Record summary: RNAcentral holds the sequence, with entries from MGnify. A computed fold for a 264-nucleotide RNA from a soil metagenome, annotated as Bacterial large signal recognition particle RNA.

RNA sequence: CGCGCUAGGCGGGGAGCUAGCGGUUCCCUGAACCCGCAAUCCGCUCAAGCGGGGCCGAGUCCCUCCUCGAGGGAGUGCCGUUCGAGACACGGGCCUGCGACGUACGCGUUGACGGCCAGGCUCCGCGCACUGGGAGCUUGCGAAUCGCGUCAGGUCCGGGAGGAAGCAGCGCUAAGCAAAUCCUCCCAGGUGCCGCGGGCCGGCCUGGCCCGAGCAAGCGUCGCAGCGCACCGGCCCGGAGGGCCUCUCGACAGAAGGUGCGCG
Numbered sequence: 001c002g003c004g005c006u007a008g009g010c011g012g013g014g015a016g017c018u019a020g021c022g023g024u025u026c027c028c029u030g031a032a033c034c035c036g037c038a039a040u041c042c043g044c045u046c047a048a049g050c051g052g053g054g055c056c057g058a059g060u061c062c063c064u065c066c067u068c069g070a071g072g073g074a075g076u077g078c079c080g081u082u083c084g085a086g087a088c089a090c091g092g093g094c095c096u097g098c099g100a101c102g103u104a105c106g107c108g109u110u111g112a113c114g115g116c117c118a119g120g121c122u123c124c125g126c127g128c129a130c131u132g133g134g135a136g137c138u139u140g141c142g143a144a145u146c147g148c149g150u151c152a153g154g155u156c157c158g159g160g161a162g163g164a165a166g167c168a169g170c171g172c173u174a175a176g177c178a179a180a181u182c183c184u185c186c187c188a189g190g191u192g193c194c195g196c197g198g199g200c201c202g203g204c205c206u207g208g209c210c211c212g213a214g215c216a217a218g219c220g221u222c223g224c225a226g227c228g229c230a231c232c233g234g235c236c237c238g239g240a241g242g243g244c245c246u247c248u249c250g251a252c253a254g255a256a257g258g259u260g261c262g263c264g
Base pairs, nucleotide, nucleotide: 001264002263003262004261005260008056009055010054011029012028013027014026015025019045020044021043022042023041033053034052035051036050037049062258063257064256066254067253071249072248073247074246075245077244078243079242081240082239083238084237086235090233091232092231093229094228095226096225097224098223099222100221101220102219103218106215107214114210115209116208117207118206119205120204121203122199123198124197125196126195127194128192129191130189131188132187133186134185135184136183138179139178140177141176147172148171149170150169155164156163157162
């Protein structure tokens, strides 16, 4: 150096699953033999996907270690963002009340504020009035049979004088009906420019008297108070997502080293 073999290779990694490992699944990387199989799955036990076929084959290709690092995973680590729920009046804000100061306007010596008095508004009782209802009073109507009076005719009793009951008619009236509503009584009232007495005497209004210069409300600033308000911040709990940091696995790529047997 050539030929034939063998080990080995023809992808790897992260997540997930699992007691753990490989594969099927998802993702990353990537030049990535073929067919069949696999999730409440297929195999294995320090680790090889299993079954069948094909190719390369000791080196650019295989093995070991290092560097870089796509990408993945973990963190009660740090810092933003966002969502949900909660507590608190801590900071801000808002609201309410009080006070001080300032101020445009208004009222005020034709008398402010304050004080006293009287009256009204308010409540209760009684009276009066009003309204409504009922009863009475007044007027009219009103009993065929069992309301009263008078009772023609007729009937009955009586020797007679006379007497009795009594229909129709006439008159009157009861219950009741109707009218009228002047008068009387009773009951009631979201009734009253009414009267009397009492309560409340707090507020408002009006008037009178005393005093003699301020007054009421608004606005602004500041302060105080509020078991006032969760609007913003801050606090607590939970979730989503982002950036940084730490740890961890790590494809691809780069560098170094290693790499068997037989024959000629």
The coordinates come from a structure-prediction model, not an experiment, and the mean pLDDT is 76.